[in-house]
Overview: A computed fold for a 91-nucleotide RNA from Orenia metallireducens, annotated as c-di-GMP-I riboswitch aptamer. The RNAcentral record of the sequence draws on Rfam and Ribocentre.
Parts: sequence; structure tokens; C1' cells
RNA sequence: GGAAUAAGAGGGCAAAUUUAGCGAAAGCUAAAGACGCAAAGCUAUGGGUCUAAGGAUAUCUAAGAAUAUUUAUGAUUGCCAAGUUGCUGAU
Repeated sequence: GGAAUAAGAGGGCAAAUUUAGCGAAAGCUAAAGACGCAAAGCUAUGGGUCUAAGGAUAUCUAAGAAUAUUUAUGAUUGCCAAGUUGCUGAU
């Protein structure tokens, strides 16, 4: 100097919920708030999951509206992997 790991120190992040805003929705952002987290830092790259505006199909109808099914280009990194960047340092 590097790698793995325990404890401690310095700390870091922030679940549910509430308020306000954005969004068709899932969900996201900000403030309050802490369930928890050694990557609960970052990247939607691979799976999984959620949503269905728009598209497609079907039912009904004179038509329309409505309903159902299907489909991410939407979302989820605090679902699991992968990549990548970090703090401490007994043994």
C1' cells in the first nucleotide's frame, strides 16, 4: 500500500404517515418524521413487480359513450442480481 471482516468513533441515508406540488396512474419532488440500512451512494444493464395515458382487440350501440382483455415507450436501485464509486480499520 491492497483485500476481507468485527467492534468503536466521526458520521451518512431515510420506511410508514402527514402537508403542498407534479403525473392518466403507478409513482416522484420538497418539508416534517424515523421503520430500518455497511453502500438504503450512483447507473434501469438483466430479471421480477406495479401502472395502462396512448395503441390494438372484443362486447354493446344507429353512432357515440362505457366496459373488458392485451401491450411500456412509464415506474420501482429500500425486490434480486450486475456494473461502478466511497468512510473506518483490531485481527